Small-subunit ribosomal RNA from a Micrococcaceae bacterium, 1521 nucleotides, folded computationally.

RNA sequence: AAUGGAGAGUUUGAUCCUGGCUCAGGAUUAACGCUGGCGGUACGUCUAAUACAUGCAAGUCGAACGAGAUAGGUAACUAUCUAGUGGCGAACGGGUGAGUAACACGUAGGUAACCUGCCUACAAGUUGGGGAUAACACAAGGAAACUUGUGCUAAUACCGAAUAAUGAUGUUUUUAGGCAUCUAAAGACAUUUAAAGGACCGUUAGGUCUGCUUGAAGAGGGGCCUGCGGCGCAUUAGUUAGUUGGUAAGGUAACGGCUUACCAAGACGAUGAUGCGUAGCUGAACUGAGAGGUUGAACAGCCACAUUGGGACUGAGAAACGGCCCAGACUCCUACGGGAGGCAGCAGUAGAGAAUCUUCGGCAAUGGGGGAAACCCUGACCGAGCGAUACCGCGUGAGUGAUGAAAUACUUCGGUAUGUAAAACUCUUUUAUUAAAGAAGAAUGAUAUAAAUAGGCAAUGAUUUAUAAGUGACGUUAUUUAAUGAAUAAGCCCCGGCUAACUAUGUGCCAGCAGCCGCGGUAAUACAUAGGGGACGAGCGUUAUCCGGAAUAAUUGGGCGUAAAGGGUGCGUAGGCGGUGUGUUAAGUUCAAGGUUUAAUCGUAGGGCUCAACCCUAUAUCGCUUUGAAAACUGGCACACUAGAGUAAGAUAGAGGCAAGUGGAAUUCCAUGUGUAGCGGUAAAAUGCGUAAAUAUAUGGCAGAACACCAGAGGCGAAGGCGGCUUGCUGGGUCUUCACUGACGCUGAGGCACGAAAGCGUGGGGAGCAAACAGGAUUAGAUACCCUGGUAGUCCACGCCGUAAACGAUGAGCACUAAAAGUCGGGGAUACUCGGCUUUCAAGUUAACGCGAUAAGUGCUCCGCCUGAGUAGUACGUACGCAAGUAUAAAACUCAAAGGAAUUGGCGGGACCUCGCACAAGCGGUGGAUCAUGUUGUUUAAUUCGUGGAUACGCGAUGAACCUUACCAGGUCUUGACAUCUCGGGCAAUGCUUAUAGAAAUAUAAGCGGAGGCUACCCCGAAGACAGGUGGUGCAUGGUUGUCGUCAGCUCGUGUCGUGAGAUGUUAGGUUAAGUCCUGCAACGAGCGCAACUCUUAUUGCUAUUUGCCAUCAUUCAGUUGGGCACUAUAGUGAGACUGCCAGUGAUAAACUGGAGGAAGGUGGGAAUGACGUCAAAUCAUCAUGCCCCUUAUGGCCUGGGCUACAAACGUGAUACAAUGGUUGUCACAAAAGGAUGCUAGAAAGUGAUUUUAGGCAAAUCCCUAAAUACAAUCUCAGUUCGGAUUGAAGUCUGCAACUCGACUUCAUGAAGUCGGAAUCGCUAGUAAUCGUAGAUCAGAACGCUACGGUGAAUACGUUCUCGAGGUUUGCACACACCGCCCGUCAAACCACGAAAGUUAACAAUACCCAAAACCGGUGGCCUAACUGUAAAGAAGGAGCCGUCUAAGGUAGGGUUAAUGAUUGGGGUUAAGUCGUAACAAGGUAUCCCUACGAGAACGUGGGGAUGGAUCACCUCCUUU
Repeated sequence: AAUGGAGAGUUUGAUCCUGGCUCAGGAUUAACGCUGGCGGUACGUCUAAUACAUGCAAGUCGAACGAGAUAGGUAACUAUCUAGUGGCGAACGGGUGAGUAACACGUAGGUAACCUGCCUACAAGUUGGGGAUAACACAAGGAAACUUGUGCUAAUACCGAAUAAUGAUGUUUUUAGGCAUCUAAAGACAUUUAAAGGACCGUUAGGUCUGCUUGAAGAGGGGCCUGCGGCGCAUUAGUUAGUUGGUAAGGUAACGGCUUACCAAGACGAUGAUGCGUAGCUGAACUGAGAGGUUGAACAGCCACAUUGGGACUGAGAAACGGCCCAGACUCCUACGGGAGGCAGCAGUAGAGAAUCUUCGGCAAUGGGGGAAACCCUGACCGAGCGAUACCGCGUGAGUGAUGAAAUACUUCGGUAUGUAAAACUCUUUUAUUAAAGAAGAAUGAUAUAAAUAGGCAAUGAUUUAUAAGUGACGUUAUUUAAUGAAUAAGCCCCGGCUAACUAUGUGCCAGCAGCCGCGGUAAUACAUAGGGGACGAGCGUUAUCCGGAAUAAUUGGGCGUAAAGGGUGCGUAGGCGGUGUGUUAAGUUCAAGGUUUAAUCGUAGGGCUCAACCCUAUAUCGCUUUGAAAACUGGCACACUAGAGUAAGAUAGAGGCAAGUGGAAUUCCAUGUGUAGCGGUAAAAUGCGUAAAUAUAUGGCAGAACACCAGAGGCGAAGGCGGCUUGCUGGGUCUUCACUGACGCUGAGGCACGAAAGCGUGGGGAGCAAACAGGAUUAGAUACCCUGGUAGUCCACGCCGUAAACGAUGAGCACUAAAAGUCGGGGAUACUCGGCUUUCAAGUUAACGCGAUAAGUGCUCCGCCUGAGUAGUACGUACGCAAGUAUAAAACUCAAAGGAAUUGGCGGGACCUCGCACAAGCGGUGGAUCAUGUUGUUUAAUUCGUGGAUACGCGAUGAACCUUACCAGGUCUUGACAUCUCGGGCAAUGCUUAUAGAAAUAUAAGCGGAGGCUACCCCGAAGACAGGUGGUGCAUGGUUGUCGUCAGCUCGUGUCGUGAGAUGUUAGGUUAAGUCCUGCAACGAGCGCAACUCUUAUUGCUAUUUGCCAUCAUUCAGUUGGGCACUAUAGUGAGACUGCCAGUGAUAAACUGGAGGAAGGUGGGAAUGACGUCAAAUCAUCAUGCCCCUUAUGGCCUGGGCUACAAACGUGAUACAAUGGUUGUCACAAAAGGAUGCUAGAAAGUGAUUUUAGGCAAAUCCCUAAAUACAAUCUCAGUUCGGAUUGAAGUCUGCAACUCGACUUCAUGAAGUCGGAAUCGCUAGUAAUCGUAGAUCAGAACGCUACGGUGAAUACGUUCUCGAGGUUUGCACACACCGCCCGUCAAACCACGAAAGUUAACAAUACCCAAAACCGGUGGCCUAACUGUAAAGAAGGAGCCGUCUAAGGUAGGGUUAAUGAUUGGGGUUAAGUCGUAACAAGGUAUCCCUACGAGAACGUGGGGAUGGAUCACCUCCUUU
């Protein structure tokens, strides 16, 4: 010195990246919604350059001129006014932005190619004549506008003449300069050119002032020319005929094709011409850190325009906003004959529109025009009015004030919030109202007076100074003072996140919100309302637009392997870039100085309005240009060099290319022989071929195509691509030598060439294969996959096409940056080195994956390409092509994502390892029959409810006749059957008995009994708070439960790795029932699970010994009793088992295998025990509970009915079908339970269920037959002496009550069923199978459930397959997680777009026709004051006519653009439509690309290609030894 840079939300289960969308900021000539106190300063039709009523916006001069009128005056005359002649002005000022892409604008220059009224200063003049004319008068025409004729008159009007050069023109000399023509200065000669007066003074000589003329200057203004600069589209690529240049002429103020004639054929263009679209440009404004981007309101400069188009006149200046002529459109007047008009000046009106003001005051100031001046004019301007339109300022009060008032909202009912807020008390008065006072903007000019200055004889006059009186629209100004009194003054938006700010109620995917994400389906901080809160504040929000954020077009400052993006490959033009040295130059570059960059603005400093906005003063600043200097770098020029590049010589590898020839194997076919019934094909078949002799086999032959082995992540080529052998021609590479050239190089827009397969054209060829096609299968279908055939094609020649996942998804070239290994080809000292191909990796890089000297690293040069997804590589246009099509290449509209890499899961008709009654091996069942039971369905007044794959269905229910009971019908109660509270009453209540009515509930009545109490308790009555609900929501919940699964898993801390999600640990090698243990290891530890601990069972010691036991002793019918406690048993406490020991295997480990001992051996058997979690799994009907709902009922009570229905289906069981059996008889052996409203012995009765009676037992004491089995007999293979359903009759028991609807008994009856289709279940040892026993529930009612013991097997090779689980790995477009995702046709609705017979309009141009006004040119005749001329006449002029040119108009054919169009095409969008299932896993035929054919559709098939394919095998390579 410099003052300067913020991010967030949204793709995912989560992550990183890419990438779009959105938000926070600032701004506006704004508009809209709600609201609104004051002042200052600004600003105010962005749309219809649409149309305009009315008024005003340019006049002035009598000191240029004549006339007239009015007033005054006796008059002379004076003053004022009016129209006209004349002068100046009207070309400025003011408005608008239509046109214009241009020397229009900006900037810097040029003009030696020019003009310039008024103004300034200088020089010289201003003499003397003439003829008209308007006004006016008269007459005439016309509705009007206005016009015509005759006559008169003036000038600073007009016209000659004189005079003049330092003017102009021509010729010419010298000097100087320059830029080619030339220019300037000084000369010479010739020709030629001017004028106007007016006012004042006056001593009448003249003077002064002001005009006029000429010349030469200045200032200011303008014309023309040039360099540079600033829009889009190439789906606009060629444009141009006065076009480009020259010569000559004309024209202009001036250069010039500006115009004309002639000559030449040029001129412009990818550095974007031409065309089309859009647009006034700039100073500046907004934004931004800046670079930039956007804009061009106000203010200032320039340009253009003035109803549309054309044209000239006048003038110093115009092709003229408030002038003229003509044409067009429109409007108005009219007597229909003709006329008038131009607000994009100020106001104002209509219209359009979301939208933009007063028909105001004044010339007081500033400025302009005229004038000598006074003065006049001035909608420029100065002011006021309207508008919160913007910016700035002020106010709506200040202090004290806690019973934290009332009220409102919320509430856990305690309180909390609004809130010191209010009230109340004290104070102030900005503003407001009323009244009073009161600046600055005023300086001039003119007049009068006085004085000075210069000159003059003087006067008028000129300049300056002083004094006097006077001039204000704003204006009732600003400002100040006084009085009154808190008095007159607050809203708007928001409160889910971004984003500061939260609760209640209502609503219930409705109503609605929304900038993005997204809220709303009954507990909404997101809708609506309220309370509260937040932000801003006379404003606040919304909408629109611009910049920012956006590094999201990237110069600063991005990218292209996989996200969008490298051209298929090369050659090469323009262009861009370029090695070493010397000299020179000075274009780039750097430095210094000068000029310019209007003012305003912005920045800095200072100052003025009380501050600020606003204003004033000073200063700084980009760019361009001129001059000078420097010479390193880049460029130019010149000369050299050899390291780049190339040439040469000598070697050399190779499927490099083209052409010709040639070879063997194989397939098909043909001929012949042998031979006989099949062949062929598939998962299995069939179509097909074959007795007319196939297939097979042997020999011979024809034809076409392709070249096994060698062969290799080997080689060659620019890419595509190239493979038998030989020959010919030919391109390129590598190595060595270092002889030659001497930068010759790199890249490469356009351009040219090459370019797989398919396809196309013509002609050949055709063995095999094979789109299409045909047939056979498969299938729900099968336009497919599989099979049998088969045509184009595949092959050759010639010509097209020009595309591929043309890929390393990686452009070319050069240089640099650690290593190691293999291989191919050279050289070589066998160290190494040069050139290719391949692998692992350092640094580095990357979003990650990965890349890594063959870079995706570090740099340089050039080219191509990208900028959200879809629409779409599509439409239209154009080019190419025979066609197919290729190249180029959008938009409307829709969405908030689409996408890449990696992570964790889940899944796979992926892989691997392991386990499980998972399969296999076995045994027995289910599925068939009858019955029981549950469910569905149906039925019903009701058949209450729940449960629904596994994980519902003998489940809740471990037990529905009433009750239960929740359901239905009927009857009945309403503070209730039950709880708490209040009031009143009772002496009784509870309990018990009875009667009447009734189905009962209930109602009424009578009686018995009698504790305790008098504020309690109980009962009755009343009122309301409330009770009550098996009503809803298990998707609001707690608790409980099922399941995966008794599977071995699930996690954490610290550390480490990774940008991160995450990983590691937990993986690996072994081992185990086990994440069990061992070893290794960037992990080390820990927790919940496993195991163990617990119970039971198997052995045993000790203790104890009744109700148990009995060896010994006695006793008895009997462990009955004495006795005993040894045994058994019981139940307490211990022991025992731990891979402890041995051997082997193993890594010397863990462990496994075998053995010993032992009652038991490797968790001994069994039970209990259920990790993190999954299924919105089940249950609101066990219970609890939020919210909602019912409240004379969805609550309570009662009777009866129903849950038990019955065409059908399913599950679970029981019993069977018989001889391993049935029946009859006899005989034997348990365990574990239970028992008082109970279990019951014994005896008696009954065929029996059972009954009667009563002995034992509150239990190791009493009760409690075990059955199968065994031994006999009989039955003899039958629907039976099997089987027992069903039915009839008679009974028993329980119970108020067995009708609906119980169990049992006896007699009789004697159904189906002869071992069960597809399919399916259980079980691995004391298990299955089989046999009986007991218990819970329970008045009664098990074939179910839960327990108990008896008898007691078979089999397991094994893990290929089925199912499930665990682990590892892999793919994924899944994450609601495969019951996932998802594609296309068809059908429906809506939207935008394309095509389309055409239709309509606009625009620009071309050709022709007609041709106004006007300029220019011509012009016989006609007309005419000035001058000439004696005259005639002439000169000159005018009208008219003609010609060139031309606006408008017309005709014609085309062009471009826009709108519209029956119909048609695809596209997009849309909770629940149809058909299939193409893709994602090996997606069930791997997918995709190009191409061809086919098909309802996704799609299928053929040819070639890619891996962006899973899996397996082989090969190669790497690491270690």
The gene name in the source record is rrs. The sequence is in RNAcentral, with records from ENA. The organism belongs to Micrococcaceae, within Bacteria.